[in-house]
Source information
The part of an RNA shown here (small-subunit ribosomal RNA, 5' domain) has 475 nucleotides and comes from Trichopus zeylanicus subsp. travancoricus. The RNAcentral record of the full RNA draws on SILVA.
Context: one part of a larger RNA
RNA sequence: GGAUGAACACUGGCAGCAUGCUUAACACAUGCAAGUCGGCUGGGAAGUGGUGUUUCCAGUGGUGGACGGGUGAGUAACACAUAAGAACCUGCCCUUGGGAGGGGAACAACAAGUGGAGAUGGUUGCUAAUACCCCAUAGGCUGAGGAGAAAAAGGAGGAAUCCACCUGAGGAGGGGCUCGGGUCUGAUUAGCUAGUUGGUGAGGCAAUAGCUUACCAAGGUGAUGAUCAGUAGCUGGUCUGAGAGGAUGAUCAGCCACACUGGGACUGAGACACAGCCCAGACUCUUAUGGGAGGCAGCAAUGGGGAAUUUUCCGCAAUGGGCAAAAGCUUAAUGGAGCAAUGCUGCAUGGAGGUAGAAGGCCCACGGGUUAUGAACUUCUUUUCUGUAAAGAAGCAAUGGCGGUUUCUAAGGAAUAAGCAUCAGCUAACUCUAUGCCAGUAGCAGUAGUAAGAUAGAGGAUGCAAGUGUUAUCC
Repeated sequence: GGAUGAACACUGGCAGCAUGCUUAACACAUGCAAGUCGGCUGGGAAGUGGUGUUUCCAGUGGUGGACGGGUGAGUAACACAUAAGAACCUGCCCUUGGGAGGGGAACAACAAGUGGAGAUGGUUGCUAAUACCCCAUAGGCUGAGGAGAAAAAGGAGGAAUCCACCUGAGGAGGGGCUCGGGUCUGAUUAGCUAGUUGGUGAGGCAAUAGCUUACCAAGGUGAUGAUCAGUAGCUGGUCUGAGAGGAUGAUCAGCCACACUGGGACUGAGACACAGCCCAGACUCUUAUGGGAGGCAGCAAUGGGGAAUUUUCCGCAAUGGGCAAAAGCUUAAUGGAGCAAUGCUGCAUGGAGGUAGAAGGCCCACGGGUUAUGAACUUCUUUUCUGUAAAGAAGCAAUGGCGGUUUCUAAGGAAUAAGCAUCAGCUAACUCUAUGCCAGUAGCAGUAGUAAGAUAGAGGAUGCAAGUGUUAUCC
């Protein structure tokens, strides 16, 4: 000198765009954050009502709750970045070949009765389906000599037809796996390793593999730093620097890991699953003491910690996600508003004229100098402000949270707006008074002991400016 997710002190007009728990991965009241489909289906309810038709709902069923959002605790290793690879999976999507025949038995809901304080169950009976099961059918799989095993479902419409379903092949995008070299510190950590290294058989997986297991061999790794210990999410990037480098990893983007702590699997194309399940633990709440309920590192909010970090706001109008044939529903993603000088950028705090060089202050050699064209005064203008009117952003039409907002226009009047630090040197800017090695100052070196340009006040000056200084940290 530059920089910051900064904090503190003094001061503070406006706008735009960004940013905002770096500490306790501490505990969390309350509300919301993942639903949707009646064009799968049996029922129930409401309104209307001759038949019809409309709307809503708990359940069965489908799909999505593996995305989106948060956090960085763990992790020094295939975790990340980069460059390669072979033994794999893939719902929805795209292209394409076939199929969709015939039967059956249930379970919820519901009804009856019943246990329990409740959470929530047990029993008996009835019932539908795109739920479940069986048979037939193959160009697919295994296998090759026969053979073995394995699919399906319909719905809407007056119809054309549309939407779904089963099974192959290919693709796209996504994911799993292997691997070369690379990625912090310590030797006051030198040896480490028995499923350990390799082989065979078996098992297992979507797939390779000591991934697992039985047997066999005795290997494997290490001063090119193993093992152990400490610290740490990694990267694109960011800051700084002429560069080489050094530091860093907030916001935004990619990957990883985690979801009260520790285990485990279920379902599924995909999880060993933040707002799913089971077990154990700590904690909180509840109880009729037999038992139950919960998980904000989602968005707001609260307590606590801290130098320190915001509203228990508005809307699905836009961009996306989920479901649906669609209308549409939903979405604390997102779009917005609110708060904060936290940062960057822009604008304003007036412009022009104005010497009697005014009063006052300060200095003085008492002549004057300076503050100072500064003010007053004359004239001009109107951002913000007050009031009125009011587009566009929106797609063929309709649909706007922001918002009565931006912009535009009219009226009025300089009206509403400057501070902070410094002034011996480094370093731009000097005098007087007070103090008297005292009070103090201070980044360094120093300064102050009666003429202090270094302390305090005043006048003046310098620097930056809605900020200015200090502190902390990095180059």